[in-house]
RNA sequence: CGAGUCGGCCAGACGGUUGCCUGCACAAAUCCGUGCGGGAGGAAAGUCCGAGCUGCACAGGGCAGGGUGCUGGAUAACGUCCAGUGGGGGCGACCCUAAGGAAAGUGCCACAGAAAAUAAACCGCCCGCGAAGGCGGGUAAGGAUGAAACGGUGCGGUAAGAGCGCACCAGAAGUUCGGUGACGGACUUGCUUGGCAAACCCCACCCGCAGCAAGACCAAAUAGGGGAAGGAUGACGCGGCUCGCCGACUUCCCGGGUUGGUCGCUGGAGGCGGCGGGUAACCACCGUCCUAGAUAGAUAACCGUCCACGACAGAACUCGGCUUACGGCUGACUCGACCG
Numbered sequence: 001c002g003a004g005u006c007g008g009c010c011a012g013a014c015g016g017u018u019g020c021c022u023g024c025a026c027a028a029a030u031c032c033g034u035g036c037g038g039g040a041g042g043a044a045a046g047u048c049c050g051a052g053c054u055g056c057a058c059a060g061g062g063c064a065g066g067g068u069g070c071u072g073g074a075u076a077a078c079g080u081c082c083a084g085u086g087g088g089g090g091c092g093a094c095c096c097u098a099a100g101g102a103a104a105g106u107g108c109c110a111c112a113g114a115a116a117a118u119a120a121a122c123c124g125c126c127c128g129c130g131a132a133g134g135c136g137g138g139u140a141a142g143g144a145u146g147a148a149a150c151g152g153u154g155c156g157g158u159a160a161g162a163g164c165g166c167a168c169c170a171g172a173a174g175u176u177c178g179g180u181g182a183c184g185g186a187c188u189u190g191c192u193u194g195g196c197a198a199a200c201c202c203c204a205c206c207c208g209c210a211g212c213a214a215g216a217c218c219a220a221a222u223a224g225g226g227g228a229a230g231g232a233u234g235a236c237g238c239g240g241c242u243c244g245c246c247g248a249c250u251u252c253c254c255g256g257g258u259u260g261g262u263c264g265c266u267g268g269a270g271g272c273g274g275c276g277g278g279u280a281a282c283c284a285c286c287g288u289c290c291u292a293g294a295u296a297g298a299u300a301a302c303c304g305u306c307c308a309c310g311a312c313a314g315a316a317c318u319c320g321g322c323u324u325a326c327g328g329c330u331g332a333c334u335c336g337a338c339c340g
C1' cells in the first nucleotide's frame, strides 16, 4: 500500500426568535396568563418470537393440535444470548450449522441397472459334465448402471474367490482413562449394520383463548321491552365462616339509546458510575439520575456562524430478543506485495 475478518462508538455542531405537546409552581385554578423544566430511534420499522399487564375460561389427569430438539449455563421468558462438543467452509483472521431416534414400526429410493436392501447374479472368472450349442455348481475379486451397490487399499491364500488370514485406514461394539456433560484418547474383538424422519412416526420438554379499539370508572342519553336462570322453602346485600340482620330483587342474552370525559399511560425485569462474583452471557451490593405520553394525534419554522454539507428513517400500553434498511468514525487481528 492492497485485500479481508471481528468488535466498539456517533447519528451535523453552537447561538437566537416564534410556534406546538407536556410536567410543576403562582394565579381569577383542567381552558387564558407568567415563570422554570422535558419533548423520537439505533433501528421508533417488520409485527416474526418471548414476557409483563388486562378480560374471559379453568379441580386434577388424559386425548387431539401446535412448538422446540447436540451439551452445560444465563434469563421473568424465548425459537434469544454465552461457553463448549461434533460436522462443514476458508491459506488465514474467522465464519456457518433445524445437530434427538433409521436396531419400535410403516413407507419411499425417479432413470439406468442382474440387484436399491436380507433377497438376488447380466457379462465375466473357476470346477464338473457334454462333440458342440449348452447344462449343473462355486464366486462377488474384475466389467457394466447409478446420486447411492452390502467396508477400502495391499499382501497372503485359493480351482476361482471371499475378513478366509494378516498390515494399515474407516466404522461399530466392549473395556478403561479424562470431562458435570455433549464428547475425546488408548486398548481389545474381523464384529462390518445403505440412504431418507424439512416422509408418516417414536422419544423428551413446553404450550388455555384473546388482546390497550385489552379493561375500569364518571357523565350524558333513553324507555321501556322481550327471552333464559335463581329467588318469600328468603335470593342479593352486611359478614372470613356459622349464627344473626335485612326483605325483593340478582345475573346473562337480544334489541334500543349515547359516541363526551377520566384512568389504564409511563418510575421501569430502567439508565449511568463504582465495587465484587463469574471464562462469558449475566448476577449481587452501593451511589446517583428521572429521560416524550399525544387522542386526529406535539416534537416544527425562520435567522446567524462553522464544517467533512449530514444516510436509513417518526413514538401511540410497556419491556427482552430476532430480522430488515442505512451514512460515517475508530480499534484489534489475518493474508499478500514492496522498501529498510
Base pairs, nucleotide, nucleotide: 001336002335003334004333005332006331007330008329009328010327012306013305014304015303016302017301018300020039021038022037023036024035025034026033041312045323046322048321049320050319051318052317053211054210055209056208065207066206067205068204069203070084071083072082073081074080085099086097087096088095089094100202101201105200106199107196108195109194122143123142124139125138126137127136128135129134151169152168153167154166155165156164170192171191172189173188174187175186176185177184178183215263216262217261218260225254226253227252228251229250230249237245238244270289271288272287273286274285276283277282307310
The prediction has a mean pLDDT of 76. Predicted 3D model of a 340-nucleotide RNA (Bacterial RNase P class A) from a Bacillota bacterium. It was read from a public genome assembly, where an Rfam model found it. Rfam family: Bacterial RNase P class A. Rfam classes the family as a ribozyme. Of the family's consensus pairs, 95% are formed in the model.